[in-house]
RNA sequence: GAGCAAAAAAGGCAAACCCAUCGAAAGGUGGGGACGCAAAGCCAUGGGUCUAAGGUUUAACAUUCAAACUAUGAUAGCCGGUUGCCACA
Numbered sequence: 001g002a003g004c005a006a007a008a009a010a011g012g013c014a015a016a017c018c019c020a021u022c023g024a025a026a027g028g029u030g031g032g033g034a035c036g037c038a039a040a041g042c043c044a045u046g047g048g049u050c051u052a053a054g055g056u057u058u059a060a061c062a063u064u065c066a067a068a069c070u071a072u073g074a075u076a077g078c079c080g081g082u083u084g085c086c087a088c089a
Base pairs, nucleotide, nucleotide: 012037013036017032018031019030020029021028022027035077041082042081043080046079047078048075049074050073054070055069056068057067058066
C1' cells in the first nucleotide's frame, strides 16, 4: 500500500426478559441478564420500518367522542454512508 476467505489471541458490545426511570406512543437511559455481533463504533441528510401527542379532513353535535391522513418523534441489532483494532497471506 492492497484485501476481508479461514484460524488464533487480547479485549469490546449486549437481544429477549426483569427492576427503576423519562416519554402520548414508538422508544430512550441506568442496573441485572446474554440471543447474538468483525464494525452490534459513528451518522436519522438517502431508502425502508415503527409510533401519531399535536395538526388537517370527514363523521358526530355539546356525551367531547370516532375514523383516515400526517414526523416535527423513534429505529444504526433493516438496507445504506463513513471511520477503524488485532492477526494471516
A computed fold for an 89-nucleotide RNA, annotated as c-di-GMP-I riboswitch aptamer. Its mean pLDDT, the model's own confidence on a scale to 100, is 79.